[in-house]
Predicted 3D model of a 71-nucleotide RNA (transfer RNA) from a Clostridia bacterium.

RNA sequence: GCAAACGUAAUUUAGUGGCAGAAUCUCAGCUUCCCAAGCUGAUGGUGCGGGUUCGAUUCCCGUCGUUUGCU
Numbered sequence: 001g002c003a004a005a006c007g008u009a010a011u012u013u014a015g016u017g018g019c020a021g022a023a024u025c026u027c028a029g030c031u032u033c034c035c036a037a038g039c040u041g042a043u044g045g046u047g048c049g050g051g052u053u054c055g056a057u058u059c060c061c062g063u064c065g066u067u068u069g070c071u
Base pairs, nucleotide, nucleotide: 001070002069003068004067005066006065007064010024011023012022013021018054026042027041028040029039030038047063048062049061050060051059
């Protein structure tokens, strides 16, 4: 330099046009003599900028970052 894949919560990830889910973490409550474990609830997210669409995490373009391959 060229090509490909991937960017979603603090972390690991699902979702692939119609209200963004799960587990772990954090916080609060219940339980317990206390701790741990368990149960319930809450907080917090689509890399960025455009386009298409009634509606975009999803489709298209660009850009940024990471990884891999070739040279």
Rfam family: tRNA. About the family: Transfer RNA (tRNA) molecules are approximately 80 nucleotides in length.